[in-house]
Context: one part of a larger RNA
C1' cells in the first nucleotide's frame, strides 16, 4: 500500500492457562471420650510379697481444621495467514458520539430516561486579538 480503508460482536474449528464444581481418594497436626503395655511415682502393707491410685506409648470411637490428587458438568478468558452472520464505531460513519441507568434483541446492538462535548454545519449574541 491511504474508504476497494479501518474496525466490532455472536457463531464454528484448534491450542493453552486459571477459577467454580455433586463428590471421591490420600496426607498432616491437634481436640474430646474409651481402653490402657512397659515404666518410674504416690498410698497401703513391714522396708518384703501382695493390693489400690494418678500419669502413661500403641490401639479404638467422634466431630471438626488444614494441605494435596482425581472429578461428570457448566460458564467465561487468552491466543491462532486466508471460516460464518451481519456493520456497531472511526467522515455529520449515513440515527453525532460517549457516560450512568432500565427494558429488549442471533450478534455487534436498539429503545426509553438523565447527563457530558472529548460533535460537524448555519445563523445570532457576548468576550478577546489584529
Nucleotide at each position: 500500500c491511504a474508504c476497494c480503508g479501518c474496525c466490532c460482536g455472536u457463531c464454528a474449528c484448534g491450542u493453552c492457562a486459571a477459577g467454580a464444581g455433586a463428590g471421591u481418594u490420600g496426607g498432616u497436626a491437634a481436640u474430646g471420650c474409651c481402653c490402657g503395655a512397659a515404666g518410674g511415682c504416690c498410698c497401703u502393707g513391714a522396708u518384703g510379697a501382695g493390693g489400690g491410685g494418678a500419669c502413661g506409648a500403641a490401639g479404638g470411637c467422634a466431630g471438626g481444621a488444614u494441605c494435596a490428587g482425581c472429578g461428570a458438568u457448566a460458564g467465561g478468558g487468552a491466543c491462532g495467514a486466508a471460516g460464518u452472520c451481519g456493520u456497531a464505531a472511526c467522515a455529520a460513519g449515513g440515527c453525532a458520539u460517549c457516560c450512568g441507568u432500565a427494558g429488549c434483541g442471533g450478534a455487534a446492538g436498539c429503545u426509553g430516561u438523565g447527563g457530558a462535548u472529548g460533535g460537524a454545519u448555519c445563523a445570532c449574541c457576548u468576550c478577546c486579538u489584529u
Predicted 3D model of a 130-nucleotide part of an RNA (small-subunit ribosomal RNA, 3' minor domain) from Parcubacteria group bacterium ADurb.Bin192. The prediction has a mean pLDDT of 80.